[in-house]
This is a predicted structure of a 93-nucleotide RNA (c-di-GMP-I riboswitch aptamer) from Paenibacillus flagellatus. The sequence was found by an Rfam model in a public genome assembly. The prediction has a mean pLDDT of 85. Lineage of the source: Bacteria > Bacilli > Caryophanales > Paenibacillaceae > Paenibacillus.
RNA sequence: GUACGACAAUAGCAAACCCACUGAAAAGUGGCGACGCAAAGCUUCAGGGGCUAAGGCGGUCAUCUUUUGCCGCUAUGCCAGCCAGCUGCCGAA
Numbered sequence: 001g002u003a004c005g006a007c008a009a010u011a012g013c014a015a016a017c018c019c020a021c022u023g024a025a026a027a028g029u030g031g032c033g034a035c036g037c038a039a040a041g042c043u044u045c046a047g048g049g050g051c052u053a054a055g056g057c058g059g060u061c062a063u064c065u066u067u068u069g070c071c072g073c074u075a076u077g078c079c080a081g082c083c084a085g086c087u088g089c090c091g092a093a
Base pairs, nucleotide, nucleotide: 004091005090012037013036018031019030020029021028022027035081041086042085043084047083048082049079050078051077055074056073057072058071059070061069062068
């Protein structure tokens, strides 16, 4: 230095539930609270995968005055605590 990760040490982060706000939703922010995390640090313009469908497109469906509803496709929206890329504390085996 690289790999690796301990009943080590110094620190750190904060799931779910609930409350408030934002949002069409997924979800996000703040508070509470700890399920856990050796990267639960950063990155969606390195890449993969997943979620949502406002808007747009389509439908031999339902409704039918107009229309409205329903179904399907679609990300420019979202998730990194899914895999991953980059960086990093400590130093036992």